[in-house]
């Protein structure tokens, strides 16, 4: 330099392909209930789409750039 694949609550991950609920889930936290206390369990909460920009009545989701990982090629013929 060419290509490919990947980025979501603190964490880890569904959802993206096929655009249409308030973007679900588990663990962590933080409150309450329970417990003689502390685990544990039960309810409820907090927190998220890596950045711009484009199509669209609507983007996480399709498109194009850029950032940040990963990962192929190159030589020989």
């Nucleotide at each position: 330099g060419u290509c490919c694949c990947c980025a979501u609550c603190g964490u880890c991950u569904a959802g993206c392909c096929u655009g249409g609920u308030u973007a679900g889930g588990a663990c962590a936290c933080g409150g309450g209930c329970c417990u003689u206390u502390c685990g544990a369990g039960c309810c409820c909460g907090c927190g998220g789409c890596a950045c711009g920009g484009g199509u669209u009545c609507a983007a996480a989701u399709c498109c194009c750039g850029u950032u940040g990982g990963g990962g192929a090629c190159g030589c020989c013929a």

Predicted 3D model of a 77-nucleotide RNA (transfer RNA) from a Candidatus Poribacteria bacterium. Taxonomically the source falls in Candidatus Poribacteria (Bacteria, Bacteria candidate phyla). The sequence was found in a public genome assembly. Its Rfam family is "tRNA". About the family: Transfer RNA (tRNA) molecules are approximately 80 nucleotides in length. Its mean pLDDT, the model's own confidence on a scale to 100, is 82.